[in-house]
The RNA shown here (transfer RNA) has 75 nucleotides and comes from a Methanobacteriota archaeon.
C1' cells in the first nucleotide's frame, strides 16, 4: 500500500439499508422506599461536539469526499 468490518452516554450495544420532530436500551453511577445493616427488589434522576474536517440538503448519526483509530485478510 489494498480490500472488508468496526468507531454513537462511564462500558456492552441498537439505531445506518429507507435522511426528519427532545437519539435510545442494558449494565454502571447518584438520590429515595424497603431492610436491624448490606445485597436483590421498586421509584425517580444526571451523563452523548454519534472518531475529526468539508460537501449535499429545509433538514445528516444516517447520504457523498478526505483524514485519523482498532481489528482481519491479501501483498
Nucleotide at each position: 500500500g489494498c480490500g472488508c468490518g468496526g468507531g454513537u452516554g462511564g462500558c456492552u450495544c441498537a439505531g445506518c439499508u429507507u435522511g426528519g420532530a427532545c437519539a435510545g436500551a442494558g449494565c454502571a453511577c447518584c438520590g429515595g422506599c424497603c431492610u436491624u445493616c448490606u445485597a436483590a427488589g421498586c421509584c425517580g434522576g444526571g451523563g452523548g461536539u454519534c472518531g475529526c474536517g468539508g460537501g449535499u440538503u429545509c433538514g445528516a448519526a444516517u447520504c457523498c469526499c478526505g483524514c485519523c483509530c482498532c481489528g482481519c485478510g491479501c501483498g
The RNAcentral record of the sequence draws on ENA. It matches the Rfam family "tRNA". It is annotated as a transfer RNA. Rfam describes the family as follows. Transfer RNA (tRNA) molecules are approximately 80 nucleotides in length. Its family is annotated with triplet codon-amino acid adaptor activity in the Gene Ontology. The source organism's lineage runs through Archaea, Methanobacteriati and Methanobacteriota.